[in-house]
Context: one part of a larger RNA
RNA sequence: ACCGGUGAGUUAUUUUGUACUCUAUAGUCUAAGCAACUUAAGUUGCGAAGGCGUAGUGAAAGCGGGCCCUAACCGGGCUAAUAAGAGUAUGGAAUAGACCCGAAACCAGGUGAGCUAACCAUGAGCAGGGUGAAUGUCUCCGAAAGGGGACAGGAGGCCCGAACCCGUAGUCGCGGCAAUGACUUGGGAUGACUUGUGGUUAGGGGCAAUAUGCCAAACGAACCUGGAGAUAGCUGGUUCUCCCCGAAAUAUAUCUUGGUAUAGCGCUAUGUAUUUACGCUCGUGGGGUAGAGCACUGAAUCGGUUUUGGCGUCGCAAGACGUCAAACUGAAUCAAACUCCGAAUACACGAGUAUUAGAAGCAUAGUAGUCAAUCAUGUCGGGCUAAGCCGAUGUGUUAAAAGGGAAACAACCCAGACUCUCAGCUAAGGCCUCUAAAUAACGGCUAAGUUUACAAGGAAGUCAUAUACCGCAGACACCCAGGAAGUUGGCUUAGAAGCAGCCACCUUUUAAAGAACGCGUAACAGCGCACUGGCGGAUGGUAUGUGGCGCCGGAAAUUCCGGAGGAUCAAGCCGUUUGCCGAAGCUAGAGACUCGAAAGAGUGGUAGGGGAGCGUUGUAAAGGCAGUGAAGCAUUGCUGUAAGGCGGUGUGGAGCGUUUACAAGUGAGAAUGCCGGU
Numbered sequence: 001a002c003c004g005g006u007g008a009g010u011u012a013u014u015u016u017g018u019a020c021u022c023u024a025u026a027g028u029c030u031a032a033g034c035a036a037c038u039u040a041a042g043u044u045g046c047g048a049a050g051g052c053g054u055a056g057u058g059a060a061a062g063c064g065g066g067c068c069c070u071a072a073c074c075g076g077g078c079u080a081a082u083a084a085g086a087g088u089a090u091g092g093a094a095u096a097g098a099c100c101c102g103a104a105a106c107c108a109g110g111u112g113a114g115c116u117a118a119c120c121a122u123g124a125g126c127a128g129g130g131u132g133a134a135u136g137u138c139u140c141c142g143a144a145a146g147g148g149g150a151c152a153g154g155a156g157g158c159c160c161g162a163a164c165c166c167g168u169a170g171u172c173g174c175g176g177c178a179a180u181g182a183c184u185u186g187g188g189a190u191g192a193c194u195u196g197u198g199g200u201u202a203g204g205g206g207c208a209a210u211a212u213g214c215c216a217a218a219c220g221a222a223c224c225u226g227g228a229g230a231u232a233g234c235u236g237g238u239u240c241u242c243c244c245c246g247a248a249a250u251a252u253a254u255c256u257u258g259g260u261a262u263a264g265c266g267c268u269a270u271g272u273a274u275u276u277a278c279g280c281u282c283g284u285g286g287g288g289u290a291g292a293g294c295a296c297u298g299a300a301u302c303g304g305u306u307u308u309g310g311c312g313u314c315g316c317a318a319g320a321c322g323u324c325a326a327a328c329u330g331a332a333u334c335a336a337a338c339u340c341c342g343a344a345u346a347c348a349c350g351a352g353u354a355u356u357a358g359a360a361g362c363a364u365a366g367u368a369g370u371c372a373a374u375c376a377u378g379u380c381g382g383g384c385u386a387a388g389c390c391g392a393u394g395u396g397u398u399a400a401a402a403g404g405g406a407a408a409c410a411a412c413c414c415a416g417a418c419u420c421u422c423a424g425c426u427a428a429g430g431c432c433u434c435u436a437a438a439u440a441a442c443g444g445c446u447a448a449g450u451u452u453a454c455a456a457g458g459a460a461g462u463c464a465u466a467u468a469c470c471g472c473a474g475a476c477a478c479c480c481a482g483g484a485a486g487u488u489g490g491c492u493u494a495g496a497a498g499c500a501g502c503c504a505c506c507u508u509u510u511a512a513a514g515a516a517c518g519c520g521u522a523a524c525a526g527c528g529c530a531c532u533g534g535c536g537g538a539u540g541g542u543a544u545g546u547g548g549c550g551c552c553g554g555a556a557a558u559u560c561c562g563g564a565g566g567a568u569c570a571a572g573c574c575g576u577u578u579g580c581c582g583a584a585g586c587u588a589g590a591g592a593c594u595c596g597a598a599a600g601a602g603u604g605g606u607a608g609g610g611g612a613g614c615g616u617u618g619u620a621a622a623g624g625c626a627g628u629g630a631a632g633c634a635u636u637g638c639u640g641u642a643a644g645g646c647g648g649u650g651u652g653g654a655g656c657g658u659u660u661a662c663a664a665g666u667g668a669g670a671a672u673g674c675c676g677g678u
Stems, first nucleotide, its partner, number of pairs: 001678006011096013027052003033046005056063002066078004099237002102234001106227006117201009126191001128160003131156001135152007164188003169184004203219001205215003212221001240613006250263005264370002266367007279353007291341001292339002297335003301331005308325007373398001375396008403414003418591004423587003429581003432565003438578001440577006451567001457552002461549010479534004484508003489503003514529001517528003592603004614667001616664007624656002632651008
C1' cells in the first nucleotide's frame, strides 16, 4: 500500500407532542402482593393502595362557579360552563458514559536504589621514572640563639607516564557494530582516587560538591493497578435507495466572541378566510442626511473704527507713530462630534388596485440547522479617494448551481439541469483555419502588427473640420544681387570700430538696409540675418485652434497578456445592414413522479425537515424447495426509477427460500480506525 473481516444515535426511567388501538355518555389504569396453569420464561385471574381526569382560586387558613386584592368595589388579576385515562410505535427534552474513538492531567492502593545518587560495613587495586620538605648525623662559624656545607632521609589532594578511571577536540557513524558506538587527540593516575560484595534512604517522597540533575533506555514530580467509559464549548469519523420542501453565516445577551440561549430565516401538521404578502398609485406622518448657510459653537484671512489694555520708538510735555490683543463693523471663507435652513430616496401608517389562486399571507403546535461568509456593483465611513484591505447599507451571484460565453478562470455576462431524442428557434458570445457559423454587403479611419497593457508630458504622423491673413498688381520656398552714408554714435576702456558693459537709439541716400538678430576678431577685418530688387509661375501659401485614429514616453526574467496559425481597402477600429452559428434556455415528440375534481402546473440543491421503500439476522404462523444437489463462491443472461430481484452454467456438498406479523448486535470507503493476510 492493497484485500478480507470488524467498526459509531443504543438502553432504562420520567416528561411532552404525533399516529393507531382499548375502555368510557365521569371515568380510566392498576402497583406491590396473592392464586392457578406452566415451567425457569411467562400467561390468566384476583388485587383501586394509589395515579391522571371530573373546579377553580388564594402565600395560606380557607372559600367555591367562583376565588383573590380591599373597610368596600361600580375597579383589577386568575378561572369554569365540561372529556378523559391506559397501551403500542415514533419525534423532542431531562437524568444516566447517552453516537463512536481521542487527551495532558487528578486521586487511592501498591511495586521499584540488580540502572543511577548519597551513605554504612567489609575487602581489593594503582608498571616505571622524576623532584627531594621536615628531621637526623658529621663538620665549620658563633658566648648562645642560630647559621653555612656534606651525607643520610623520603614528605606531597607534587611532576612525567602504563594498568585503572574519565570523556577535551576532531573525524567517521546516523534503519549504526552501538536506542550514545569507533578511531585519532586528550584529563586524572597515593587520592575529595578507583573498584568488588553485602546493606540503608521511595514518589505530596528520596538522593543531590544544584545540572531541575538522578531514582531501571522515560522524571518540573517514577512505574503498576484501580476510581474510569475522568472531562474534552476541541479535532476526526458516523455504513442502503428514491420522492417533496429547503436555510443561515444577522439582532440581543453572555468570564462572551471558533460556545450557548431567545428572536430572525427552514421543515412538518392543523386551522383561518378572500383574509393577506410582494408590486403599483394616492394620501398622511416624523426626521436633520446630501446640499446650503454662518443665526449659535468653534476655526481661519484681509481691512476700518473706537474705546480699552499691553509693549516699543520719538518727545520736557501735550501727544505722535509702530505693533499685539479685545470689542464693534465691512468683505470673502471652513466644520464628523456647528445649524437660521433643508431635499431626493428610505421608513411607518391608511385607502385603492393589477398579476398570481395548484400560489402567497396569517395563527397555533411540533421540530431543525444557522451565529467564521464571499465576490461584483450603487452610496458611504476608516485607510494613502492603497489593498484579493477593514466596516456600514441596497441589489445580484457564489455559498447550496450544473449548462453556454470570458483560451484556461467559485463570486463577471447569458441562463436555473425530472429522464430520453442523430428534431426546431434563440441568449450572451461569435461566423479565415484550428472551431459550429459571412474570406458577407456598404461608407470611412489606421501603417503603428496599432489591434494584441498604462500616465503626466512631447512631436511638420495622418484624416476631417474651423478661424485669420498673403497670393497672377506674382504670394511661400530655393536660387542671383544689394544690405549703404554721417560713424570707430557718446561713455567706459590697454583696446570697445553694430555685436564685454553703461546711455542714447537720431539724421541722410534709397527699391531696401537695425547706431544692429547671430557667428567671428586682442581690437579691426570677415561670414550670414532683418529689409529690398530679380528669377520662377500656384486649385497656391502662412499662422492658430478643434475632433478621429495612430507615434514617442515604454527596462525583467518559459515563446507570456492576440489561445495558436496567421491577418493590412483586414481576419484591426468606427458606423449602417442582412443572414447564419450558438446552451441542459424556449419549442416539438415520448416517458416517470408530485400536486390538483379537472383543465393544467411543477420536479438544481449544502446544513436541515418530511414521506415512501429495498436489503440483512432472528422469532411466530402458514405454505414450500433440496444428494435428480441447499447455502456459499465464480461467471453469464434477463428485469425494476433506485436500494434490488429472477434465471443459466460451473464449483460446492447439506441445508435454504416465500408470504404475513414481530424484534433488532440491521447496511462502510474514509476515523494518521482495530485485527488478519499478501
The part of an RNA shown here (large-subunit ribosomal RNA, domain II) has 678 nucleotides and comes from a Patescibacteria group bacterium. Its Rfam family is "Bacterial large subunit ribosomal RNA". Its family is annotated with structural constituent of ribosome and ribosome in the Gene Ontology. NCBI's taxonomy places the organism under Bacteria, Bacteria candidate phyla. Its mean pLDDT, the model's own confidence on a scale to 100, is 83.